[in-house]
RNA sequence: AGAAGAGUAGCCAAGGUGCGUUAAGUGUUGCGAAACGGGACGUUGUUCGCAAACGAAAGGGGAAUCCCCUGCGGUGCCGCGGCGCGUCCGCUCG
Numbered sequence: 001a002g003a004a005g006a007g008u009a010g011c012c013a014a015g016g017u018g019c020g021u022u023a024a025g026u027g028u029u030g031c032g033a034a035a036c037g038g039g040a041c042g043u044u045g046u047u048c049g050c051a052a053a054c055g056a057a058a059g060g061g062g063a064a065u066c067c068c069c070u071g072c073g074g075u076g077c078c079g080c081g082g083c084g085c086g087u088c089c090g091c092u093c094g
Stems, first nucleotide, its partner, number of pairs: 004092002010083003015078004019073003028052007038089005058070005
């Protein structure tokens, strides 16, 4: 020199454990901000704040203002397993 490979944010998700079902959460739109392979540029995606609109699935049981069971929610958290940077440089390896 050339070849191969690893690693981010994050996504899916077995399982576990909560919350709501007296509607929070999730999702949508707009504005602003942040982080995002080790470095640079950039893409995709993510998160946070504010505002707006939209909007739901309950049923059964008990020792009954609390508890239990079965559901439901594009539900929170953890998470086996799977997936996961374009160019150049860097890293690992022969």
The RNA shown here (THF (Tetrahydrofolate) riboswitch aptamer) has 94 nucleotides.
It matches the Rfam family "THF (Tetrahydrofolate) riboswitch aptamer". About the family: Tetrahydrofolate (THF) riboswitch was first reported for Ames et al. as an RNA motif in 5' untranslated (5'-UTR)regions of folate transport and biosynthesis genes in Firmicutes genomes.